[in-house]
Context: one part of a larger RNA
RNA sequence: CUCGGGUGAAGGAACUAGGCAAAAUGGCACCGUAACUUCGGGAGAAGGUGCGCCGCUGAUGGUGAAGGGUUUACCCCGUAAGCUGUCGGCGGUCGAAGAUACCAGGUGGCUGCGACUGUUUACUAAAAACACAGCACUCUGCAAACUCGUAAGAGGACGUAUAGGGUGUGACGCCUGCCCGGUGCUUGAAGGUUAAUUGAUGGGGUUAUCCUUUUGGAGAAGCUCUUGAUCGAAGCCCAAGUAAACGGCGGCCGUAACUAUAACGGUCCUAAGGUAGCGAAAUUCCUUGUCGGGUAAGUUCCGACCUGCACGAAUGGCGUAACGAUGGCCACACUGUCUCCACCCGAGACUCA
Numbered sequence: 001c002u003c004g005g006g007u008g009a010a011g012g013a014a015c016u017a018g019g020c021a022a023a024a025u026g027g028c029a030c031c032g033u034a035a036c037u038u039c040g041g042g043a044g045a046a047g048g049u050g051c052g053c054c055g056c057u058g059a060u061g062g063u064g065a066a067g068g069g070u071u072u073a074c075c076c077c078g079u080a081a082g083c084u085g086u087c088g089g090c091g092g093u094c095g096a097a098g099a100u101a102c103c104a105g106g107u108g109g110c111u112g113c114g115a116c117u118g119u120u121u122a123c124u125a126a127a128a129a130c131a132c133a134g135c136a137c138u139c140u141g142c143a144a145a146c147u148c149g150u151a152a153g154a155g156g157a158c159g160u161a162u163a164g165g166g167u168g169u170g171a172c173g174c175c176u177g178c179c180c181g182g183u184g185c186u187u188g189a190a191g192g193u194u195a196a197u198u199g200a201u202g203g204g205g206u207u208a209u210c211c212u213u214u215u216g217g218a219g220a221a222g223c224u225c226u227u228g229a230u231c232g233a234a235g236c237c238c239a240a241g242u243a244a245a246c247g248g249c250g251g252c253c254g255u256a257a258c259u260a261u262a263a264c265g266g267u268c269c270u271a272a273g274g275u276a277g278c279g280a281a282a283u284u285c286c287u288u289g290u291c292g293g294g295u296a297a298g299u300u301c302c303g304a305c306c307u308g309c310a311c312g313a314a315u316g317g318c319g320u321a322a323c324g325a326u327g328g329c330c331a332c333a334c335u336g337u338c339u340c341c342a343c344c345c346g347a348g349a350c351u352c353a
Stems, first nucleotide, its partner, number of pairs: 001348008010339002014337001019334001027051005036041001038171001052093012067077003070073001094098001106332007113324002118130002134169007146155003172319004177249003182246002184242005191237003202226005209218003250268005277311001278308001289305005
């Protein structure tokens, strides 16, 4: 020096990213116990007092001997003895210390997030992530929807809409505003467009034959290349509905008898211009915003303000008792975390043999 254990003057978190680690608390009985609350909790809240041993004594639970009684019974009586527990009272006694060792909650306050118990990155993350009961939308009438499989078939389910599948949200309380223009979904079917199919019509090639100025021309049927009229569903266009579907939720200018501000007015744009609630927030760039509180001193914390760069209502909004090996802040107790280190006990390393 490393590892494990122990003690410490005075101070007591000044340590540090952070009380990490350590210390402290700790049992049983009794007294007592706040805000808040979903009336269950919170709560072992907090905070106190007692606790050993000896003697005497009171009450009481279990067992129920010897002996006695008759109504002879799995009976009754017993100074009810003795034994064995429990709860007290009085007196005494020892130590520094009586829950004496081992064992054995630290506590309180404010706040974020998540309701909760649960689940998770086997081997760096246990959480605010996942799940959850509850809520909502949507699909599905049974040979169900949906999933696996080429299929047979199977699951769903030996279930049947109080059922099953999918999606979102996430207890509970108060609530959940406006927009259907875009995208999606649902419904509609008049019109437009439109596939395979059908093959009207026209055109080209070939040539039996005919004509001719012997060089050409015309050319039926058939075969063949092509043109594509007509018929033609869904879809799309189109119309409507639908946001707890995907999503979206403005700008400029002026105005009140101090100033400031603008209830008010004008104007442009939009499908509609963000309602309630919350707000420098797990969201605030400027920013250590400003004010108040706490400290001697506070980029964190708590309470306000609102100028929301860039909150906002089931991609849920705001609250919320209880809960949490959860995040932030504060206080009490406590301490070698520190001021500032010292010593002791062990195991190593190291040196020498």